Context: one part of a larger RNA
Molecule: small-subunit ribosomal RNA, 5' domain
Organism: uncultured prokaryote
RNA sequence: GAACGAACGCUGGCGGCAGGCCUAACACAUGCAAGUCGAACGCCCUCUUCGGAGGGAGUGGCAGACGGGUGAGUAACGCGUGGGAACCUACCCAAGGGUACGGAAUAACUCCGGGAAACCGGCGCUAAUACCGUAUACGUCCUUUUGGAGAAAGAUUUAUCGCCCCUGGAUGGGCCCGCGUUGGAUUAGCUAGUUGGUGGGGUAAAGGCCUACCAAGGCGACGAUCCGUAGCUGGUUUGAGAGGAUGAUCAGCCACACUGGGACUGAGACACGGCCCAGACUCCUACGGGAGGCAGCAGUGGGGAAUAUUGCACAAUGGGCGAAAGCCUGAUGCAGCAAUGCCGCGUGUGUGAAGAAGGCCUGAGGGUUGUAAAGCACUUUCAGUAGGGAGGAAAAGUAAGUAGUUAAUAACUGCUUACCCUGACGUUACCUACAGAAGAAGCACCGGCUAACUCCGUGCCAGCAGCCGCGGUAAUACGGAGGGUGCAAGCGUUAAUC
Numbered sequence: 001g002a003a004c005g006a007a008c009g010c011u012g013g014c015g016g017c018a019g020g021c022c023u024a025a026c027a028c029a030u031g032c033a034a035g036u037c038g039a040a041c042g043c044c045c046u047c048u049u050c051g052g053a054g055g056g057a058g059u060g061g062c063a064g065a066c067g068g069g070u071g072a073g074u075a076a077c078g079c080g081u082g083g084g085a086a087c088c089u090a091c092c093c094a095a096g097g098g099u100a101c102g103g104a105a106u107a108a109c110u111c112c113g114g115g116a117a118a119c120c121g122g123c124g125c126u127a128a129u130a131c132c133g134u135a136u137a138c139g140u141c142c143u144u145u146u147g148g149a150g151a152a153a154g155a156u157u158u159a160u161c162g163c164c165c166c167u168g169g170a171u172g173g174g175c176c177c178g179c180g181u182u183g184g185a186u187u188a189g190c191u192a193g194u195u196g197g198u199g200g201g202g203u204a205a206a207g208g209c210c211u212a213c214c215a216a217g218g219c220g221a222c223g224a225u226c227c228g229u230a231g232c233u234g235g236u237u238u239g240a241g242a243g244g245a246u247g248a249u250c251a252g253c254c255a256c257a258c259u260g261g262g263a264c265u266g267a268g269a270c271a272c273g274g275c276c277c278a279g280a281c282u283c284c285u286a287c288g289g290g291a292g293g294c295a296g297c298a299g300u301g302g303g304g305a306a307u308a309u310u311g312c313a314c315a316a317u318g319g320g321c322g323a324a325a326g327c328c329u330g331a332u333g334c335a336g337c338a339a340u341g342c343c344g345c346g347u348g349u350g351u352g353a354a355g356a357a358g359g360c361c362u363g364a365g366g367g368u369u370g371u372a373a374a375g376c377a378c379u380u381u382c383a384g385u386a387g388g389g390a391g392g393a394a395a396a397g398u399a400a401g402u403a404g405u406u407a408a409u410a411a412c413u414g415c416u417u418a419c420c421c422u423g424a425c426g427u428u429a430c431c432u433a434c435a436g437a438a439g440a441a442g443c444a445c446c447g448g449c450u451a452a453c454u455c456c457g458u459g460c461c462a463g464c465a466g467c468c469g470c471g472g473u474a475a476u477a478c479g480g481a482g483g484g485u486g487c488a489a490g491c492g493u494u495a496a497u498c
Stems, first nucleotide, its partner, number of pairs: 001498002006494005013345006020337001021303001026301003030298003035062003040059002043056005069256003078181007087173002092169003096165004100134004109124001111122004140149003154161002182228003189219003194216008231253004235246004258279005281292004309335001311334003317331001318329004348378004358369004382439001384434005392425001397419008442487005447468003453482005463470002
C1' cells in the first nucleotide's frame, strides 16, 4: 500500500448494488417450510332451481431421493483432471407389438370391546387403474437339438388420456484405473480376508464384495503404518511475476441430518421434516404407557468482540401433482434491520475588506483565523409536500375463423384474430409542480520515519509510544487551546492475510 463475512471508539444526510452466527454439528417454546389427483375407487355430509355444485376421511397413483441447510466426519478414487468396461435409469422422445378371459379379498363403514392418551382388537359389508390366476408373446430371457419362462387397466362420448412387453435415444447415476491433492521420522516397520488362485454365493454391474479350499504372499525411506490438521474444486486475495495466503457469498462435487446401528418401500434412499432397535436429553401420563428431534424460514436461550424480521406474495422464474382450471411451494421474488462493504450524490453558488466582532499569538506596531462570517444577488440536486406515471404480463380463460382428425357442423389438437383478466414489491422507477439556504460534517494526526507549530498547564509526576524514543521548570513528542495537515459520511484503532 492492498484486501476483509470483520469487531471496537468517535461521528453520521440520501440513494443503488451486494453481503450479514467465522463462536456451541449447543439446547430449542411457537408458527410455517410437501403435497396433489373425483378424468382410478367405494362411502359419508351439506346445499339444490333435482340438471347438479361443494366438502370430508379412507383405498389407490405420482411426488415426499428434487428443492433448502450445515461442514461434524473424511488425507480418501473424497475432490480435480484424463481415460476405461462389466451396469441401471421413473417421468420424456422415437419405433414395433399388445391391452383377452376370470377370481378372491380389504380399508373406509356398521356393531361390539380395550385404553388416561397414543392408539389397538374382534364379528360383518363393499369398490377400484389395489391384489391374484389363466390365455396369448413380434421382439426378450434360459437352454440351445428340441424345449422352457414371463404381461396388461381402465376412465371417457368414437376423439383423447392411460396400461403391458420390447428396442433405441436423451437425461441422471453406480463402478474401475493413471496422475495431482497438508504437517510430523522425537511415528520404521505394517498386514490373516491380509496378497493371489480355484469352486460357489451375491449385486443392476467388474471385484476378497462374501464364503470353502489351496498357495504365501502384499505394502514400505519414491515415506508404508501411526499421530495431528483439514470438506475438495472453479475461484478469492495479494504480488510486476514467480509465488504466498485462502476456500464467506455464487457455481460443481462430496459428506451429514440428536448419537450409534439396521433394513423396508421404491426407477432411485439405507431416506433432514419416513420406519425399526439401542443410547443421551426434553415433554405428557390416570404410572400401565406414550411423544419429540430447526445443520429448512423466522424466532428463543446460551456461547461470543460479533452477525438481521416470529414480515409480504406466489405477480414473475422454477419445482410437485393434475387433462385442465387450479392447489401447494420460508425454493424464489420482494420488503424490514444495521454505514458491513463497494459505487454515486448532497450538506449550497456567486459576490463581498470596514480585512467587523470574538478567539489565538505578539517584539504591543501588528499578525492570524479570513472572503471565512455578516451583508447583497442567485440556485433548489437530495430530503419534504402534492400530482402524474412506465416496465417487470408472457400466459391462462372465453368467442370467432381456419387446418388436421372424424360419418360429423360434437369433442380434441395446432395456428390466427378479438374480448376479458392477472403485480407481492408499490406511496415503484421516472416526470412535473411548490416552498425555502432552508433539514445534512466529522474523525485522526502535526519530534523523525510522515504532509502539518505556536502558547499555556504539568515537572522522570501525570502521561505518550508502530520503531527510534519523549517527560527530572521555557516539552513543536504528555494534557488543553489557537492554528495547520490528511481523509471525508466517514475517520481512526485492533485482529488476521499478501